A computed fold for a 374-nucleotide RNA from Daejeonella sp., annotated as Bacterial RNase P class A. RNAcentral holds the sequence, with entries from ENA. The source organism's lineage runs through Bacteria, Pseudomonadati, Sphingobacteriia, Sphingobacteriales and Daejeonella. The model forms 94% of the base pairs in the Rfam consensus. It matches the Rfam family "Bacterial RNase P class A". The family's RNA type in Rfam is ribozyme.
Order: sequence, then C1' cells, then structure tokens
RNA sequence: UCUGCAAGCCGUUCUAUCGCUGUCCAAUUUUAUUGGAGAGAGGAAAGUCCGGGCAACACAGAGCAUCUUGCUUCCUAACGGGAAGGCCCGGGUAAAACCGGAGACGGAAAGUGCCACAGAAAACAAACUACCUCCCGGAGCAAUCCGGGCGGAAAAGGUGAAAACGUGAGGUAAGAGCUCACGGCCUUGUAUGGCGACAUACAUUUCGGUAAACCCCAGGAGUUGAAAGACCAAAUAGGCUAACGCAUGUAGGGCUGCUCGUCCGAUGUUAGUGGGUAGGUCGUUUGAGCAUGUCAGCAAUGGCAUGCCUGGAUAAAUGAUAGAAAUCAGGAUUUUUCCUGAUACAGAACCCGGCUUACAGGCUUGCAUUUUUA
Repeated sequence: UCUGCAAGCCGUUCUAUCGCUGUCCAAUUUUAUUGGAGAGAGGAAAGUCCGGGCAACACAGAGCAUCUUGCUUCCUAACGGGAAGGCCCGGGUAAAACCGGAGACGGAAAGUGCCACAGAAAACAAACUACCUCCCGGAGCAAUCCGGGCGGAAAAGGUGAAAACGUGAGGUAAGAGCUCACGGCCUUGUAUGGCGACAUACAUUUCGGUAAACCCCAGGAGUUGAAAGACCAAAUAGGCUAACGCAUGUAGGGCUGCUCGUCCGAUGUUAGUGGGUAGGUCGUUUGAGCAUGUCAGCAAUGGCAUGCCUGGAUAAAUGAUAGAAAUCAGGAUUUUUCCUGAUACAGAACCCGGCUUACAGGCUUGCAUUUUUA
C1' cells in the first nucleotide's frame, strides 16, 4: 500500500415553487374557511420470533395433561435477550499466554429404544482371514505340512464416525482387566480455593455413543390482542310508557269440552324513553423517554444533576417538480476539466425492550494475510 474479517458510527445536503397531516395564535361567514408561526418516518419503521406494559374475560386450593426453558453469577419491568465467567471443541505453544466457536452446555451410573453404509460382530456380544488344543484323513524317515470336523480365543489383520479403556509385564494350549504396575475417563467421599459453575490433591469405584429419540429431574406458562376496551350517539324501522282518539270495548286473544261470564286488547295522533346501527371522542403518544455531564461497576447496567418535548395519520399525512452541491462508477482529456449514469435496504398504524433478516456508499478502531521498501 492492497485485500479480507470483526466491532462501532453515518447512511445524501441546500434553495425555490406547488401540495398533504397535526399543533399553537389571529380573524371571519364558528366544529368550517382564510392568514401567520412552528413540527412532520427508520436503523432497521420489516419479520411478528421472544419478553413486558396496558385492556377485557376467566380464576378457592391442589393435581394430571400439554407447551416451553435448561452450566454459573449478575443486569433488567421482563425475556428464550445482554454482560462477565466456568467447562467443552478447534487453532496455537516445549509448556503456558493467547485467538476463534451459530456450543440447545441438566441427566446415558433409573428404564426403554436406536446406531445408516461398510463390517464376522454396533452391545444379555460376535469367529471372515489368521491363531490354539483335541479328533479324522492324506503327504513325509522325521521335523512338519495340507484338507475336514467339535471346541477355545477379541490378542493380530481388515471394516467403520465409533470395535468393548491405553502401554508394559505376568499368565495361558492360544488368549483375555484374567492378575499386577503406571496412565486416561468416570462415580462417590474428604480436604483446600472460589458467592457459584468449577478447579486442584488424596482415597474409592466403573469402563461405547445417542436425550435436536422416548423418558427422568428442576424451573416457568390462564386465554385473547387496539378489530383490546371505555364513552357519546343521528335518521329510519321496530320495542316500552303516558295522554288523547275510536267501537255497544270492534277485530282478535287468555281462562273453558261448549255457552255465559270475566280479563287483556289492536290498527290512529302526540309526547317521552331504553337498547342497538351509521358516525364521533378517548385509549393514542410525557415515556422502563431523549441529550449532555458526572459518579459506581471489568462490563451489561444503574444512581445523580441540568436541559429538552421530538410523527400521530385511519384508507390512512410525512410528497412532487426544477436548479445547485456532495459521493461513487464509467468515458474523454494535457497538469486539469468536461460529459454520462447512479445514490442502497426500505414506509410508523397502541407503546416499549430485545433477537433475526435486508442494506449502494462512506468514516473510525482492531486483527490477519500478501507484496514492495528499509
């Protein structure tokens, strides 16, 4: 210098004209219009994955089922998020230090299941080759060799991601944790250090893996979701109440088997009134808020002080056009200038904290590799 990776930050700017949605002020013809002032998308507003606020409904208590979480401590309103650590894996080193991890990291010594392909065998073990005892047959003077059979044997070969702990010695017909020594993993106990996960030492016991298979253990979870929910409420229709009107209290209905009787009683007009619909208001943006400084802490984060108010639409505003500038790319050219093109991902819908995903270009810091020079 180039390239790459990681973390953090920025993520077009200005002017003019014409519009759009709120707020405040003034005027008027007062729920509307006009004028003025000032405000008006993001780092992810996205996916709606996790957690919480808020709201309605449900809910005596306990248990089962279902779902979910899973090393420790801390942070936080809370979390499956974050910080710091532990352990494990990979790299690195003589050993460390150090670096990286997208690592679902409780339990495989409760039980059940599974372990592709290959391989003899993938777990109450198993005999393909080779090995050993015995028996039979054959060859040979013999040693021994060849073929077959009953057994033994996991030591050797080969297979596999993984082969029944590793090395050595003893032992044996040949062998085997069969026995012993050392070592590894693991269980339990004790001691020491640490808040803890855990580490170290000693003793003791065991010896495949898999729980992102069932399962076991421990913790957590009521459901729904702003179309939640609260309030106001037109016209029309119908309901109810009262008054008037109407008829011999009519039509009709109830009581009854029928008649009588008795009770109710329309259709009209006026007034009042409950519910609900259209529509409107609130919820709804002052909040786990933002900025700066400072203190505590390794950090996440928290405390304190000062200052600030910063989108609120509802078919849904936050824009369009023109000019200039900036950056990048390409081309032309004479140092320099000109021309052309591009400027990403993406658009709030109750709010907040996270996670994840998308993103042209630029800046800062750190690390690594390569090249060149010294």
A source record names the gene rnpB. Its mean pLDDT, the model's own confidence on a scale to 100, is 76.